A computed fold for a 74-nucleotide RNA from a bacterium, annotated as transfer RNA. The sequence was found in a public genome assembly. Rfam family: tRNA. From the family's description: Transfer RNA (tRNA) molecules are approximately 80 nucleotides in length. Rfam classes the family as a transfer RNA. The coordinates come from a structure-prediction model, not an experiment, and the mean pLDDT is 81.
[in-house]
RNA sequence: GCUCCUGUAGCUCAGCUGGAUAGAGCACAAGGUUCCUAACCUUGGGGUCGCAGGUUCAAAUCCUGUCAGGAGCA
Numbered sequence: 001g002c003u004c005c006u007g008u009a010g011c012u013c014a015g016c017u018g019g020a021u022a023g024a025g026c027a028c029a030a031g032g033u034u035c036c037u038a039a040c041c042u043u044g045g046g047g048u049c050g051c052a053g054g055u056u057c058a059a060a061u062c063c064u065g066u067c068a069g070g071a072g073c074a
Stems, first nucleotide, its partner, number of pairs: 001073007010026004019057001028044005050066005
């Protein structure tokens, strides 16, 4: 230098065939239970989907550029 993969909640990930309110587990907060803690149960908060632009009535999803990490080739 070229090619490919990954980037979504604090963490690990799903969703990527364009359209449902953007989800799960863990963690966190409140409440219940308990003499207290843990465990268990209920509820809740938390996201500009790496960033910028484009296409579209509509983009996490398609296109372009770019950044970070990884792999391969030279």